This is a predicted structure of an 85-nucleotide RNA (transfer RNA) from a Candidatus Staskawiczbacteria bacterium. It was read from a public genome assembly. Its Rfam family is "tRNA". About the family: Transfer RNA (tRNA) molecules are approximately 80 nucleotides in length.
RNA sequence: GCCCGGGUGGCGGAAUCCGGCAGACGCGAUGGACUCAAAAUCCAUUGAUCGUAAGAUCGUGUGGGUUCAAUUCCCACCCCGGGCA
Numbered sequence: 001g002c003c004c005g006g007g008u009g010g011c012g013g014a015a016u017c018c019g020g021c022a023g024a025c026g027c028g029a030u031g032g033a034c035u036c037a038a039a040a041u042c043c044a045u046u047g048a049u050c051g052u053a054a055g056a057u058c059g060u061g062u063g064g065g066u067u068c069a070a071u072u073c074c075c076a077c078c079c080c081g082g083g084c085a
Base pairs, nucleotide, nucleotide: 001084002083003082004081005080006079007078010027011026012025020068028046029045030044031043032042033041047058048057049056050055061077062076063075064074065073
C1' cells in the first nucleotide's frame, strides 16, 4: 500500500439481513423486601445534559450525504483485529 471483519450506556452484547419507538438480554450499580446481621434469593430503578417536577434537547468512532425517517444505505477519515504484498 491492497483486501476482509469490527467500533452501540459503567462492562459484555442485540437490533444491521429487508431503513421505522436505540440500547433487548446479561453483568455491575443504587434503593427496597427477607435476616439478629450478612450471604443467597426476590421486587423496582438504572445512556447524557438541563429541570423541583411535568418535560425538553442530545446520543450508535468522527465529519458529510440520501431519505418523511439512518445503528442500518452511500462517501471520506480515525482507531482496533486478521490476511496479502